[in-house]
The prediction has a mean pLDDT of 82. Predicted 3D model of a 270-nucleotide part of an RNA (large-subunit ribosomal RNA, domain VI) from a Candidatus Dojkabacteria bacterium. Lineage of the source: Bacteria > Bacteria candidate phyla > Candidatus Dojkabacteria. The sequence was found in a public genome assembly.
Context: one part of a larger RNA
RNA sequence: CGUUGUAUAUUUGAGAGAAUCAUCCCCUAGUACGAAAGGAUCGGGGAAUGGUAACCUCUGGUCUACCAGCUGUUCUACCAAGAGCAUAGCUGGGUAGCUAAGUUGCUUUCGGAUAAGCACUGAAGGCAUAUAAGUGCGAAGCCAAACUCAAGAUUAAAUAUACUUGUGUAGCUUGACUACAUGGAAGGUCUGUGGAAGACUACCACAUUGAUAGGCUCUAAGUGUGAGUAUAGUGAUAUACUUAGCUGAGGAGUACUAAUUGACCAAAAG
Numbered sequence: 001c002g003u004u005g006u007a008u009a010u011u012u013g014a015g016a017g018a019a020u021c022a023u024c025c026c027c028u029a030g031u032a033c034g035a036a037a038g039g040a041u042c043g044g045g046g047a048a049u050g051g052u053a054a055c056c057u058c059u060g061g062u063c064u065a066c067c068a069g070c071u072g073u074u075c076u077a078c079c080a081a082g083a084g085c086a087u088a089g090c091u092g093g094g095u096a097g098c099u100a101a102g103u104u105g106c107u108u109u110c111g112g113a114u115a116a117g118c119a120c121u122g123a124a125g126g127c128a129u130a131u132a133a134g135u136g137c138g139a140a141g142c143c144a145a146a147c148u149c150a151a152g153a154u155u156a157a158a159u160a161u162a163c164u165u166g167u168g169u170a171g172c173u174u175g176a177c178u179a180c181a182u183g184g185a186a187g188g189u190c191u192g193u194g195g196a197a198g199a200c201u202a203c204c205a206c207a208u209u210g211a212u213a214g215g216c217u218c219u220a221a222g223u224g225u226g227a228g229u230a231u232a233g234u235g236a237u238a239u240a241c242u243u244a245g246c247u248g249a250g251g252a253g254u255a256c257u258a259a260u261u262g263a264c265c266a267a268a269a270g
Base pairs, nucleotide, nucleotide: 001152005163006162007161008160009159010158011157015149016148017147023047024046025045026044027043033038050107051106052105053104054103055102059100060099061098062097066093067092068091069090070089071086072085073084074083075082076081108145109144111143112142117137118136119135120134166182167181168180169179170178171177172175187265188264189263190262191207192206193205194204195203212258213257214256215254216253217252218251219250221247222246223245228241229240230239231238232237
């Protein structure tokens, strides 16, 4: 921009796409078959591997500053306690998130029409013949089903709901007329607070009639028992207050802070 007024929501599915892979074991059964050696079809059950999708409960990885320990050095006057730098200074752990080696699912099927092939009935041709008329079975293949997208499917679909067609001026061909201006509905955009959404855009949540983010409180979780004081010891240190203190992302609550105020777009006639 179109879809013949403008919108919001929910659908239909023309059509398109991806996938549909493969092995082994057990039972049937040491049966059928076979002199023996050997050794099944059909049917039932199980197991992984590979592929693929989603996810993070578990097992782990990472987690650049969440916690603790340690070294050197400079500084905070000094002790103590800390801060900076040294690959994140090094080391031990680690939440959310992300993730695989982890977890879960799928990798399928009732069908339809068929190929090779196997048949039924059956004449031409008193027989025979699966074929000439007619009929059936039959594949990892085809069409469906199942999964994803999908009305720009220009044949532009459907359903539900919401809103408006008011005012003024000018023109003439005086009309259910045309043009311009104004008004600005439903709804939307800008703007703002953000996001398990994201390159940007888009998408989603919220904007005081408010829990959207931050803060605060509580909590989960991590680290591992803070500083200070007291006591014991010559001392390093230990013990008590103390499962302490500190804490990024998780959860809940709470308007304390910021989402203020506003602007713009936007519609008809049979």
Its Rfam family is "Bacterial large subunit ribosomal RNA". Its family is annotated with ribosome and structural constituent of ribosome in the Gene Ontology.